Small-subunit ribosomal RNA, 5' domain from an uncultured bacterium, 497 nucleotides, folded computationally. The prediction has a mean pLDDT of 86. The RNAcentral record of the full RNA draws on Greengenes.
Context: one part of a larger RNA
This record gives sequence, structure tokens and C1' cells, in this order.
RNA sequence: GGAUGAACGCUGGCGGCGUGCCUAACACAUGCAAGUCGAACGCUCCCUGUAGCAAUACGGGGGGAGUGGCGGACGGGUGAGUAACACGUAGCUCAUCUACCCUGGGGCGGGGGAUAACGGCUGGAAACGGUCGCUAAUACCCCAUACGCUGGGAGACGGUAGGGGUCUCUCAGGAAAGCUACGGUGUCCUGGGAUGAGGCUGCGGCCCAUCAGCUAGUUGGCGAGGUAACGGCUCACCAAGGCGACGACGGGUAGGGGGCCUGGGAGGGUGGUCCCCCACACUGGAACUGAGACACGGUCCAGACUCCUACGGGAGGCAGCAGUGAGGAAUAUUGCGCAAUGGGCGAAAGCCAGACGCAGCAACGCCGCGUGGAGGAAGACGGCCUUCGGGUUGUAAACUCCUUUUCUGGGGGAAGAAGCUGACGGUACCCCAGGAAGAAGUCUCGGCUAACUACGUGCCAGCAGCCGCGGUAAAACGUAGGAGACGAGCGUUAUCC
Repeated sequence: GGAUGAACGCUGGCGGCGUGCCUAACACAUGCAAGUCGAACGCUCCCUGUAGCAAUACGGGGGGAGUGGCGGACGGGUGAGUAACACGUAGCUCAUCUACCCUGGGGCGGGGGAUAACGGCUGGAAACGGUCGCUAAUACCCCAUACGCUGGGAGACGGUAGGGGUCUCUCAGGAAAGCUACGGUGUCCUGGGAUGAGGCUGCGGCCCAUCAGCUAGUUGGCGAGGUAACGGCUCACCAAGGCGACGACGGGUAGGGGGCCUGGGAGGGUGGUCCCCCACACUGGAACUGAGACACGGUCCAGACUCCUACGGGAGGCAGCAGUGAGGAAUAUUGCGCAAUGGGCGAAAGCCAGACGCAGCAACGCCGCGUGGAGGAAGACGGCCUUCGGGUUGUAAACUCCUUUUCUGGGGGAAGAAGCUGACGGUACCCCAGGAAGAAGUCUCGGCUAACUACGUGCCAGCAGCCGCGGUAAAACGUAGGAGACGAGCGUUAUCC
């Protein structure tokens, strides 16, 4: 000098765009943050139409919980753990899976038993149940059919180091669902694609040797289990191996990268906002469901903590958005809206959405603008200094003319949305009117370093980044005048280059 997610002191007019708990992965009141589908299904309540005297028959619309489907594995948060195939990069997968979507081939025949809701009885303070009875389905089960699919057998083709691959025949096994405004839409099996994911490997990126030896599922084999899949992943048996100064093992620290800061570069430092990957969700453990989880707002167990209780027993998890307490030098609103973008469900209308879009707070940062412009005396008053002549503040002010960015008041008023639809917002912007009107500070002036005098003080009070100033004329302390630098900021502190 540059830089910062900064803080502190003094000061503070406006706008645009960003950024904002770095500390206690401390504890959390309250509200909201994931639902949706009646064009899968039964029930119930409300409104209503047509016919009819009525009972009733046939409809239409809406609400509710439930069965069922899809979504809740995304999106959002955090950085605790992790020195590891976690990440980056380059590959491998002949060892793998992939809902929804696209594309090719084939199919959808017959039958059955339940169950929630609901009703009766009933337990409990509650959370939540028990028992009996009824009922539907795209829920569940059985049979049939099977090109290709899976497993076994035989053969052929073209290969290979070999396993494998392709084709033919044969045996065995495995499927389905309907709804409909009749246009469609959904469903089952199977091949391919796309996307996403799992696994493996080479290489790369911290400190300590005052950590030197480490290892029993340990290293390998055979077999089995398990997985979507290879594998000591797991198990039985067998062998005795495996790693290490090219740093094993141990300890400390740490999420990694794109990037960011600095530097001419080499390099050094860093990983906040944004993007990619990973890990975590009160702490520890476990599985269930599912295409996908070992699952932030799911389940179970244990633990700590908090809360409710009729003392028998229950409920909870903000590292989602706001907000509270605590900690701290320090970090915001319990706001508006689905109008846009992207997302879930739905045929759609639409519903949901603290993702997101906006608004609020903060000079926290960057950028832009303003606080007026021109004229105006050999130069007012006042202040300060003085050799008392004067010098300086200083064209500065006054005064004259002008302008109106911004501001205030009034009027108009968007784009963002192709059609209906705009939270922002009567905002941006435009026009008119008013009036220089409302808007300057901070630090410094001994040398480094740009800017000097007076008074006060008297090794005191104090200053200070280093050298050093102050003990009676201090350009170094304090005040004043003046000056220098930067300017809605200026200094200080901390950290990095």
C1' cells in the first nucleotide's frame, strides 16, 4: 500500500447493487416452513334441480375424516465429525441399480377373501386404545396366458489369455386395473435411451519423528451367506501373512473444490456470500417403508434435558423462516406475495410452498450524486499573530445575478405477463410549483510524513507505530488561530499478503 462477513470512537444528506451470529453443533415460548388427487374407493354432512300430493326415482354443487396413489430421499439449514477414495482430476464397472420422462415389442382373461372409515358395547385424566358387526377400490390374494425376461440342459456362430458374448431348440418359473365429459388417460411384462446414483483405481492437496515400529478379520485361500453389485462385507475351515524412514502406527488441526485476497511473477494466505461434492439433524444405536433413506420437520430403543399428568402414564427436538434467552467486541423483521422463476400433486381449474420474488433494519462493503454556480475589496467586522508598520483567516463573508441535482407539495404513472393475473407499488420514471432553500466531518501538522505559530503546563499533566518528547521561552503534552490529508465518511484495533 492492498484486503475484510469486521468491531470500536467521532460524525452522518440521498440513491443503486450486494452483504449481515465468524462466539454456545448452547437452550428454545409462539406462528408458519409439504402437501396434493373425488377423472382410484366406500362413508358422512350441507346446499340445490327435474318428475311426483307424498313415499320415492334420477341428477348437480360443496365440506369432512378415512382407504388408496404420487410426493414427503427434492427444495431449505449447518460445518459438529471427517486426514478419508471425503474432495479434486483422469479413468474403470465383462461387478451394478435407476420412480417419474422419451422410444420399440407384446399383453390386460377368470376368480376369491379381507379391512379402515362407519355402527354397537367399552377402557383411559390425556396420549391413545379394546372388542363385536357391516362395506368399497387402481388396496390384497389365487388361477390362466408368456415374444422377449429369470434359472437349468443341448447345439451353433464369431472370438478370447480365460471367464464371457451372440443365435437356435428344449424344460421349469414369474404379470396386470381400472377410470372416463368416450376424446382419452391409466395399468402389466420386456428391450433401448435419457437422467440420477452405487462401487473400484492411478495421481494431487496440513503439522509433529520430543509418535518408530503397527496389525487377529489382521493378509491371503477354499466354501457359504449377504448385497442392485465386486469384495474379509459377514461366517466356518486352512495357510502365515499384510503395512512401515518413499514416514506405517499414534497425536494435533481441518469439511474438500470452483474460487477469493495479495503479489510483476513465483509464491503466500484463505474457503464468508454464489456454484459443485461430502457429512450431520438433541446425543448414541437400529432397522422399516420405498425406485431411491438407514430418512432435519418418519418409526423403534437407550441417554441427557424440558414440559403435561387425575401419579397409572404421556409429549417434545428451530444446524428451516421470523423471533426469545444466553454467550459475545459484534451480526437484522415474530413483514408482504405466490405476480415472476423453479418445484410437489392434479386431466384441468387449482391447491401447497418462510424455495423464491419483494419490502423492513444496519455507512457493513462497492459504486454514483449532493451539501450550490458566477461575479464580488489592495481586502469589512470579528478571531489569531505582530518587529505595532502590518500580516493572516480571505473572494472567504456580506452583496448582485443565476440554477434546482437532491428536497418539499401537487398531477400523471410503468416495464416486469402471449391471454386472465403485479406482492413490489401509487414504487421507478415523467410533468408542474416552491425555495440556496434541509445536508460536513474526521484525523493529523518533531523525523520517517504533506502541514507552524501563540498561550498554558514545568520529567507534572500527558503523548507515542519506531526513533523518542515533557525538569520555565515545548513546532512532539493541552487549548486556540492557521495549515495538510481524505471526505459521508475519517481514524483506531484485529487478521492476511